[in-house]
RNA sequence: UAACCAUCCCGAGCGGCUGAGAGAUCUGGCUCUGCGACGCCGCAGCAACCACCGAGAAGUCACCCCUUCUCGAAAGGUGCUACCGCCAGGAUCGAUGGGAG
Numbered sequence: 001u002a003a004c005c006a007u008c009c010c011g012a013g014c015g016g017c018u019g020a021g022a023g024a025u026c027u028g029g030c031u032c033u034g035c036g037a038c039g040c041c042g043c044a045g046c047a048a049c050c051a052c053c054g055a056g057a058a059g060u061c062a063c064c065c066c067u068u069c070u071c072g073a074a075a076g077g078u079g080c081u082a083c084c085g086c087c088a089g090g091a092u093c094g095a096u097g098g099g100a101g
Stems, first nucleotide, its partner, number of pairs: 001101001004098005013043005021032003026089004044081003048078003053072007085093001
């Protein structure tokens, strides 16, 4: 970087800097914002996927291994911490994770 697969219901804030827009893009709405939004940094938190650990079920013929699913624990790698991806429409739409190329 283009595709593939899965998910986008719920969950989770304080401080410093900056200073006007922001909620991906377009349209129509709606909401947040100088009582400082958005963004960056620090700390903290959440738990979506992966890793690790425990248990159960199925694949399966007894055990083991392996794969898939479910539950729990934990928080290492990413990620996330207003509003159903804010709502609707359109799209070869967007974001995140994973395995490979």
Molecule: SAM riboswitch aptamer (S box leader)
Organism: Nesterenkonia cremea